[in-house]
RNA sequence: UUUGCCUCAAGGCAAACCGUCGGAAACGGCGGGACGCAAAGCUAAAGGGGUGUCGGUGCAAAGCCACGCCAGCCAGCUGCCAAA
Numbered sequence: 001u002u003u004g005c006c007u008c009a010a011g012g013c014a015a016a017c018c019g020u021c022g023g024a025a026a027c028g029g030c031g032g033g034a035c036g037c038a039a040a041g042c043u044a045a046a047g048g049g050g051u052g053u054c055g056g057u058g059c060a061a062a063g064c065c066a067c068g069c070c071a072g073c074c075a076g077c078u079g080c081c082a083a084a
Base pairs, nucleotide, nucleotide: 001084002083003082004081012037013036017032018031019030020029021028022027035072041077042076043075047074048073049070050069051068052067053066055065056064057063
């Protein structure tokens, strides 16, 4: 540097759902739980995409503004093991 369909070591993470707490919501924390994951590690103050609408605008449930959320959508950065 490349590859990892199957497989090895040490192991790691944890979807849905349930309980509880926070939030207007998206969603998040903690506990339980495992659908899956070789980056399911980090980054939302680099970018695309998705998503919410308490607030502003608006005739409006549209759109836009603004402010959030998602890294288990893409992307960027970093990294364990094995093989070559």

c-di-GMP-I riboswitch aptamer from Bdellovibrio bacteriovorus HD100, 84 nucleotides, folded computationally. The model forms 80% of the base pairs in the Rfam consensus. It matches the Rfam family "c-di-GMP-I riboswitch aptamer". Rfam's curators write: GEMM was predicted in a large-scale screen for bacterial structured RNA regulatory elements. The same sequence occurs in records of 2 taxa. NCBI's taxonomy places the organism under Bacteria, Pseudomonadati, Pseudobdellovibrionaceae, Bdellovibrio, Bdellovibrio bacteriovorus.